[in-house]
GlmS glucosamine-6-phosphate activated ribozyme aptamer from Metabacillus litoralis, 166 nucleotides, folded computationally.
Its mean pLDDT, the model's own confidence on a scale to 100, is 80.
The organism belongs to Metabacillus, within Bacteria.
The sequence is in RNAcentral, with records from Rfam and Ribocentre.

RNA sequence: UGACAAUUUAAAGCGCCUGAACUAAGGGAUCGAAAAUAACUUAGUUGACGAGGAUGGAGGUUAUCGAAAUUUCGGCGGAUGCCUCCCGGUUGAUUGGUUACAACCGUAAGUUUUUCCUUAAACCAAAGAGGUAACUUUUUGUACAAAGGGAGAAGCGUAGCCUUCC
Repeated sequence: UGACAAUUUAAAGCGCCUGAACUAAGGGAUCGAAAAUAACUUAGUUGACGAGGAUGGAGGUUAUCGAAAUUUCGGCGGAUGCCUCCCGGUUGAUUGGUUACAACCGUAAGUUUUUCCUUAAACCAAAGAGGUAACUUUUUGUACAAAGGGAGAAGCGUAGCCUUCC
């Protein structure tokens, strides 16, 4: 230094890099006085900024939101997403039960409108540190989102039978 085995730690804009681009060294077609340079080789660098999000079972699937802007391109893997069915449940003008219907929920649960709350971060600018370089990283400053969630308000939102109360 490499391989194998075991153990521990580490995550969801999370992990990885063979395409691509860039850097260094070698290389040397071409051109030629020289210089310069292609293919190619080796080793490196880049390759998602936060907000939000968890698990009944099975299956499927290119897994939410905005910010920024030359690659946040391209690829592989994963993932709390989404859809369908099943199971179980919530709501639907008085209590409960039951059968359907509609929309929802998987510890939460009808829908529409509206008010408030929910620390954005990178970018940018400045000052440093490391590296031959591409680049990496720290600190300070100024801000600016959307979705989702929470707390209210208003409107709209079922039928049958039995039962309870009046």
The model forms 86% of the base pairs in the Rfam consensus. It matches the Rfam family "glmS glucosamine-6-phosphate activated ribozyme aptamer". It is annotated as a riboswitch. Rfam's curators write: This entry contains a glucosamine-6-phosphate activated ribozyme that is found in the mRNA for GlmS. GlmS is an enzyme that uses fructose-6-phosphate and glutamine to generate glucosamine-6-phosphate. The ribozyme catalyses self cleavage of the glmS mRNA that is thought to regulate GlmS activity.